[in-house]
RNA sequence: ACCCAAUUAGUCUAAUGGAUAAAACAGAUGGCUACGAACCAUCAAUUAUAGGUUCGAUUCCUAUAUUGGGUA
Numbered sequence: 001a002c003c004c005a006a007u008u009a010g011u012c013u014a015a016u017g018g019a020u021a022a023a024a025c026a027g028a029u030g031g032c033u034a035c036g037a038a039c040c041a042u043c044a045a046u047u048a049u050a051g052g053u054u055c056g057a058u059u060c061c062u063a064u065a066u067u068g069g070g071u072a
Base pairs, nucleotide, nucleotide: 001071002070003069004068005067006066007065010025011024013022018055027043028042029041030040031039048064049063050062051061052060
C1' cells in the first nucleotide's frame, strides 16, 4: 500500500428491512434481615461517526475512525 472481518448499555451477547432495540452480569432505589449476603420488586443506561437507498435501517450501500487477520 492493498484485501477481508468486526464495531449495539459499564461488560458479554441477541435482534437477517417492520412498530416502544432484548436479555444476562454489573449499577441505583425500595422490600426482606438484628446487620450483611442471597432472594423479591422497580428504575436508569445502548446501535462507532457522517451521508445515501427505502413508506420504514441495528440490518442494505458509501466514506471515515478504531480493532483484529491476511497478501506483497